[in-house]
RNA sequence: CCUUAGCUCAGUUGGUUAGAGCGGCUGACUCAUAAUCAGCGGGUCGGGGGUUCAAGUCCCUCAGGGCC
Numbered sequence: 001c002c003u004u005a006g007c008u009c010a011g012u013u014g015g016u017u018a019g020a021g022c023g024g025c026u027g028a029c030u031c032a033u034a035a036u037c038a039g040c041g042g043g044u045c046g047g048g049g050g051u052u053c054a055a056g057u058c059c060c061u062c063a064g065g066g067c068c
Stems, first nucleotide, its partner, number of pairs: 001065003006022004015053001024040005046062005
C1' cells in the first nucleotide's frame, strides 16, 4: 500500500438501486464452429468490533498478499 462477482478492476466529499470489462448460461445467426448480436444469472464489499439517522467509503483490531 492492497483485499468489492469465477478473473481483472471502478466506486467522487459517507446518502437513497453495488457497477464495468472478460468469463459462464440461454437464444438468434451458421451446414457446423468461431466471431457478432440480444438476454439472464452471479457479490450481505477479507473476518470481528466501533462511530453515525445512514458505512464499500471513517476509526480500532485480526487475517492474507505486495513493496522498501
Molecule: transfer RNA
Organism: marine eukaryotic metagenome